The RNA shown here (c-di-GMP-I riboswitch aptamer) has 92 nucleotides and comes from Aquibacillus rhizosphaerae. The model forms 95% of the base pairs in the Rfam consensus. Its Rfam family is "c-di-GMP-I riboswitch aptamer". From the family's description: GEMM was predicted in a large-scale screen for bacterial structured RNA regulatory elements. Gene Ontology term of the family: cyclic-di-GMP binding. It was read from a public genome assembly, where an Rfam model found it.
[in-house]
């Protein structure tokens, strides 16, 4: 330097839930909390999976509209799953 991940050692993150805050929502950020993780650090590039304010359509309607209904991400997740970028420790 690689490879690999102990029933080691030191540290590290922190799921569901619950207060609160912010979003239209999905879903975030804080505080508590501990389900798990060896990249559960970063990143939304490919797939994927949620949401649909707005758009556009569709149904209503003489019109204005609509609380209904497809469909779309420019929104969200990297703790889905592949790429990329960077890391702590060492029994081998």
């Nucleotide at each position: 330097g690689g490879a690999u991940g102990a029933u080691a050692a030191a540290g590290g993150c922190a799921a569901a839930c619950u207060a609160u805050u912010c979003g239209a929502a999905a879903g975030a950020g804080u505080a508590g909390g501990a389900c798990g993780c060896a990249a559960a650090g970063c990143u939304a590039a490919g797939g994927g999976u949620c949401u649909a304010a707005a758009g556009u359509g569709g149904a209503u309607g003489a019109a204005a509209g609509u609380a209904c209904u497809a469909c779309u991400a420019u929104g969200a997740u990297c703790g889905c799953c592949u790429g990329g970028c960077u890391a702590c420790c060492a029994a081998u």